This is a predicted structure of a 118-nucleotide RNA (SAM riboswitch aptamer (S box leader)) from uncultured Acutalibacter sp. The sequence is in RNAcentral, with records from MGnify.
RNA sequence: CUUAUCAAGAGCGGCGGAGGGACAGGCCCUGUGAUGCCCGGCAACCUGUAGUAUAUACUGCAAGGUGCUAAUUCCUGCGGAUCACGGGCUGCGGAUGCGGCCCGGCCCGAAAGAUGAG
Numbered sequence: 001c002u003u004a005u006c007a008a009g010a011g012c013g014g015c016g017g018a019g020g021g022a023c024a025g026g027c028c029c030u031g032u033g034a035u036g037c038c039c040g041g042c043a044a045c046c047u048g049u050a051g052u053a054u055a056u057a058c059u060g061c062a063a064g065g066u067g068c069u070a071a072u073u074c075c076u077g078c079g080g081a082u083c084a085c086g087g088g089c090u091g092c093g094g095a096u097g098c099g100g101c102c103c104g105g106c107c108c109g110a111a112a113g114a115u116g117a118g
Stems, first nucleotide, its partner, number of pairs: 001118006011039001013038003019029003023077004040069003045065002047062006073112001078109003082105001085104008
């Protein structure tokens, strides 16, 4: 750099001692002991293997190489859409009517990040 995935899953164990959740802002976890290491566990990307179809894909099984094991990649971070889902401001009008804009929520996509395989 390319590509796939990121809504599920996983210990009331041992060591060890203060910080951790990538970044920023939040919001959280943490001496009822974090991060980390070991063991255990989860999953099945690569791998092996059986079958189907045969461009190469799909399905089952196993777990050798990785990975993961608080919170959706904890949330937001840029753009779009919706604006009867909520709130605010505002124009016209006699009017319980007709519009415009903004914020939040929800949804979609991107960016960033993580992991696998090249």